[in-house]
RNA sequence: AGUCAGCUGGACAGUCGCUGUCCUGAAUGCUUUUUUUGCCGUUUCGGCGGUUUUUAAGGCGCGGGGUGGAGGAAAGUCCGGGCUCCAUAGAGCAGAACGCCAGGUAACGCCUGGGAGGUGAAAGCCUACGGAAAGUGCAACAGAGAGCAGACCGCCUGUCAGCGAAGUACCUUCGGGUUCGGAUGCAGCAGGUAAGGGUGAAAGGGUGCGGUAAGAGCGCACCGCGCGGCUGGUAACAGUCCGUGGCACGGCAAACCCCGUUCGGAGCAAGGCCAAAUAGGAAUCCAAUGGUGCUGCUCGCACUGGAUUCGGGUAGGCUGCUUGAGGCCUGCAGUGAUGCAGGUCCCAGAUGAAUGACUGUCCACGACAGAACCCGGCUUACAGGCUGACU
RNA sequence: GCCGACGUAGCUCAACGGUAGAGCGUCUGAUUUGUAAUCAGAUGGUUGGAGGUUCAAUUCCUCUCGUCGGCUCCA
Numbered sequence: 001a002g003u004c005a006g007c008u009g010g011a012c013a014g015u016c017g018c019u020g021u022c023c024u025g026a027a028u029g030c031u032u033u034u035u036u037u038g039c040c041g042u043u044u045c046g047g048c049g050g051u052u053u054u055u056a057a058g059g060c061g062c063g064g065g066g067u068g069g070a071g072g073a074a075a076g077u078c079c080g081g082g083c084u085c086c087a088u089a090g091a092g093c094a095g096a097a098c099g100c101c102a103g104g105u106a107a108c109g110c111c112u113g114g115g116a117g118g119u120g121a122a123a124g125c126c127u128a129c130g131g132a133a134a135g136u137g138c139a140a141c142a143g144a145g146a147g148c149a150g151a152c153c154g155c156c157u158g159u160c161a162g163c164g165a166a167g168u169a170c171c172u173u174c175g176g177g178u179u180c181g182g183a184u185g186c187a188g189c190a191g192g193u194a195a196g197g198g199u200g201a202a203a204g205g206g207u208g209c210g211g212u213a214a215g216a217g218c219g220c221a222c223c224g225c226g227c228g229g230c231u232g233g234u235a236a237c238a239g240u241c242c243g244u245g246g247c248a249c250g251g252c253a254a255a256c257c258c259c260g261u262u263c264g265g266a267g268c269a270a271g272g273c274c275a276a277a278u279a280g281g282a283a284u285c286c287a288a289u290g291g292u293g294c295u296g297c298u299c300g301c302a303c304u305g306g307a308u309u310c311g312g313g314u315a316g317g318c319u320g321c322u323u324g325a326g327g328c329c330u331g332c333a334g335u336g337a338u339g340c341a342g343g344u345c346c347c348a349g350a351u352g353a354a355u356g357a358c359u360g361u362c363c364a365c366g367a368c369a370g371a372a373c374c375c376g377g378c379u380u381a382c383a384g385g386c387u388g389a390c391u
Numbered sequence: 392g393c394c395g396a397c398g399u400a401g402c403u404c405a406a407c408g409g410u411a412g413a414g415c416g417u418c419u420g421a422u423u424u425g426u427a428a429u430c431a432g433a434u435g436g437u438u439g440g441a442g443g444u445u446c447a448a449u450u451c452c453u454c455u456c457g458u459c460g461g462c463u464c465c466a
Stems, first nucleotide, its partner, number of pairs: 001391008010362007018069008029060005038051005071368001075379002078377005083267004090299004095263005100114005115129001116127004130258002135256002137252002152197002154193005160188001162186002167180001169178003205223006224247001225245005230239003271319004281310006290304004312465002315463001326345008363366001392462007401415004409446001416434006439455005
């Protein structure tokens, strides 16, 4: 200078509050149930109703004391599970998610270990990492050619037709003209060629030698690649191994798709109980081969009306609710995630919704942020501080 | 708390993975004595933000930010 893993998330004191729970008090207020007594009314003479007194147990309120009171992410609601209701959670299609291998787990898209690829000097970090030789499809612009490739420039061949330099012969008025000639020349045409140039994100292995008219896996050597075998490994895969193929097989599946695995739906405003109150209602539409539960379709099961709009009432309480795949310590098994055994602890449960305010002292001057049925993960936000290991 | 939908020009909305457009608006000019209407032209985009897949992303995927809607009981 950097990498990885873990911990912490102002401290102390005082005063005053909020909330859960436990204990307790009488200088007592309300209330529920219960025991006892008297009186009144009624009576079918068993009782029943009202009122009063008294005993005991609770609840609310009041007073006192003890004790607990946000997080590592309580967040996003992105996955997985528990729990509850709908069939006991059912069948098929469709659909969705995931995707190297092995293991862990209640389960997972999470975690651990390994493989392959990428990156870094290294410690280390990152990866949606099945199939493109099942099929369909896409690739704008540029470019000759973009998918069973393609001749624009260039390179090479031709004896195809043309223009034609040097040079040859003849004529000449000395300016030149005519004839022959046909270049390592020029442009054209017909072919060959994928080495080179150029276009593009991408142009059908690379380097070298041989070869050829020029070239080309056309041939060879090395490297790379495919296929088969052998060896190691549970496997993914690996190999300085053996054989074989001149290469046949470019990219995209976060395009359709194929293969494999998994997935029923809704959610604590689920669901259950009590109390109170009302007009237990009206209109429209659909309908028994129907409709609803059960999100798309078919079957199956259960029920018998359903959907929308309008109107009426209540705006209360209890439960679900926090002891749980729980925390801490020790030992054992395992590389590890994790599992097993023993000991020990109880650690928010609110419902207009508490967990705070003020004062003092100190320092490094305090970030992101607030539970709402509960867990396991992931992701995102985060000032500062501490510890360990490594390069 | 739970469930769902949507972010593109100043506004309302389009857009097979291949140069981001339309209407209204704004500005300038023409027309008119002047204004409106009309005609012609111009203007204006981090496609909410970040990352990824792809040759190429408004479009496909992930994360994040914001906005909107629905869900109590009698029933």